The RNA shown here (Bacterial large signal recognition particle RNA) has 264 nucleotides and comes from a Bacillota bacterium. It matches the Rfam family "Bacterial large signal recognition particle RNA". Rfam describes the family as follows. The signal recognition particle (SRP) is a universally conserved ribonucleoprotein involved in the co-translational targeting of proteins to membranes. The sequence was found by an Rfam model in a public genome assembly. The organism belongs to Bacillota, within Bacteria. Its mean pLDDT, the model's own confidence on a scale to 100, is 77.

[in-house]
RNA sequence: CCGUGCUAGAUGGGGAGGUAGCGGUGCCCUGUAGCCUGCAAUCCGCUAUAGCAGGAUCGAAUCCCGUCUUUGAGGCGGCUUUUUGUAGCGCCGGCUCCGGUAAGUGGUGUUGAAGGCCGGGUCCUGUGCGACGGAGACCGGUGAACCCCGCCAGGUCCGGAAGGAAGCAACGGUAAGCCGGGGACUCCGGGUGCCGCAGGGCAGCCUGGCUGGAGCUAACUGCCGGGGUACGACUGGAAAGAGUCGUCGAAGGGCGGUGCACGG
Repeated sequence: CCGUGCUAGAUGGGGAGGUAGCGGUGCCCUGUAGCCUGCAAUCCGCUAUAGCAGGAUCGAAUCCCGUCUUUGAGGCGGCUUUUUGUAGCGCCGGCUCCGGUAAGUGGUGUUGAAGGCCGGGUCCUGUGCGACGGAGACCGGUGAACCCCGCCAGGUCCGGAAGGAAGCAACGGUAAGCCGGGGACUCCGGGUGCCGCAGGGCAGCCUGGCUGGAGCUAACUGCCGGGGUACGACUGGAAAGAGUCGUCGAAGGGCGGUGCACGG
């Protein structure tokens, strides 16, 4: 060096979770090369040589091993930052409301401010006058089958007659009632009047006069005090994105390591 037969070993690994811990089943990543059967999440097996039981294949190398090196999927954790949504917070900024102040602006004031004094109005009561409305009286019209009036045809009654009597309709009139009228008259009414008189009231507002002699006002800005508001800021926890650090790390590349027997 070649051949044959073995053995160690391999036939996936990793992350999170779970667990006293380890491995597995389930989830996720890697990966296609590279086994089978049974078991198992309030789970199954085991104990630092940390799945168990049974079987199969490969086998000292592309395949096994390395506390070595390199690239590095992915997971997990910490911190920072941004955004979103959430709960809170009126201490802070902003906004808003109220009160005060009067430095500035404005308005107003010597054609006279504030203040003081006197009066009028607005308010209430009574009353006069007027207007309006109603009723009465008045005027006109209408108005009774009989139980209203006058005159009473016809008819009726009394009478021998002369004559007399009652009386319906029509006609004329009238009462209550009804309709209308409006100049004057009487009475009554009130959310009546640029009206008059008397009395009361007078806080506020409007207004006139006298006095006074420079302020008054608070709209805006400023300042002071108070209330509200979650837009900003702040606080708590959540999710997503970015950055950074840490941790585990599949898979690939490099480098290195690996036994026994027999025969040639």